[in-house]
The prediction has a mean pLDDT of 83.
The part of an RNA shown here (small-subunit ribosomal RNA, 3' major domain) has 477 nucleotides and comes from a metagenome.
Rfam family: Bacterial small subunit ribosomal RNA. Its family is annotated with structural constituent of ribosome and ribosome in the Gene Ontology.
Context: one part of a larger RNA
RNA sequence: UGACGGGGACCCGCACAAGCGGUGGAUUAUGUGGAUUAAUUCGAUGCAACGCGAAAAACCUUACCUACCCUUGACAUGUACGGAAUCCCCAAGAGAUGGGGGAGUGCCCGAAAGGGAGCCGUAACACAGGUGCUGCAUGGCUGUCGUCAGCUCGUGUCGUGAGAUGUUGGGUUAAGUCCCGCAACGAGCGCAACCCUUGUCGUUAAUUGCCACCAUUUAGUUGGGCACUUUAACGAGACUGCCGGUGACAAACCGGAGGAAGGUGGGGAUGACGUCAAGUCCUCAUGGCCCUUAUGGGUAGGGCUUCACACGUAAUACAAUGGCCGGUACAGAGGGCUGCCAACCCGCGAGGGGGAGCUAAUCCCAGAAAGCCGGUCGUAGUCCGGAUUGUUCUCUGCAACUCGAGAGCAUGAAGUCGGAAUCGCUAGUAAUCGCGGAUCAGCAUGUCGCGGUGAAUACGUUCCCGGGUCUUGUACA
Repeated sequence: UGACGGGGACCCGCACAAGCGGUGGAUUAUGUGGAUUAAUUCGAUGCAACGCGAAAAACCUUACCUACCCUUGACAUGUACGGAAUCCCCAAGAGAUGGGGGAGUGCCCGAAAGGGAGCCGUAACACAGGUGCUGCAUGGCUGUCGUCAGCUCGUGUCGUGAGAUGUUGGGUUAAGUCCCGCAACGAGCGCAACCCUUGUCGUUAAUUGCCACCAUUUAGUUGGGCACUUUAACGAGACUGCCGGUGACAAACCGGAGGAAGGUGGGGAUGACGUCAAGUCCUCAUGGCCCUUAUGGGUAGGGCUUCACACGUAAUACAAUGGCCGGUACAGAGGGCUGCCAACCCGCGAGGGGGAGCUAAUCCCAGAAAGCCGGUCGUAGUCCGGAUUGUUCUCUGCAACUCGAGAGCAUGAAGUCGGAAUCGCUAGUAAUCGCGGAUCAGCAUGUCGCGGUGAAUACGUUCCCGGGUCUUGUACA
């Protein structure tokens, strides 16, 4: 100087407390461990691995296994020789592949011969190739402490020196934020602000959007209009600016006015010096090592989907604030040409037919659901719950056996609110309700977004956890 302390002081955080809803019990989904297996590819392992890499494992993906094949190779550059490229047919094979036959000449220079570019084939060699090993050789990227308020430097001063000072102290703040003081004076990386979004108003603009007035219509449908809503560009607006009080005449804090908004208005992006030899050689790049008729390459089938069990994360429930039936209302944000697919018809339904519109403020996906109105059920393993299984179908796709999703009928399991323990959340939040996107032929209870309805509680900081500052002890570095 640090680190540590079941030392001290001060402060903060959904850290506790106060509340609301869960997990732990059930079934299913999914990931992991273990076991199994020819293979169940690999990685991630306290917080910070476990719905994680994977924003889609039937084939492909795919790296694994088995079998069958190839050896200058699926891919790149170079050399030589030959041929246009390309397309079609036949039979063998699981296919990769090998065998046979046929058609066929393009572009540029050139009269032609021939040459060149591109493509294909053959040969030999330089080489290719490796999701093989090492993340403890690395770059890059990422997680984490932590959006915590810290981490440092120059000059000066002090100390023999390591170092100290500044950065400590008194206040204050979300903040090393600001003020005051001070052997310090300044500065940098962080904080804040600048950026995006949302909340209010104005100006400009008015189609595909909107409709107050005048007509018109089943319908903003059409004329008309751009006031309103909205859209999207530019501005305004919030700064402790104003008032009162407290304070040290400061910084600031408390209350108030005005205001759409008040003291960082809400949310996001933004992550200092560093820590964990943290994670990743399987995104990519790369040193070294290793393989080179194989640890490379191709194909078919299988596996990654197994299952006594254990754990994590979720979905659905156990019901009456509910289930079912009928009627009825209101979003936002997105996506759409190998696409979204209307009306209409068929089907109980998944879906099928159909064909209009739309390269989209125009058309479509698209019926939002919880809600509201009425009816029924009456506390029961039930008109709760829906697993499982049987059967008949639908769709995608060469192909749904291993191993997809969905529909109808039948079947109706566990489950009556969950031990010890444990998680999230402070406001448009939790809880609850549906909608959309990416991936994608098909497949969502995951994930990323969107809006609808919309709470309770916070006395307080003694305690648990994590962090910050000062101080103290130390057989630690």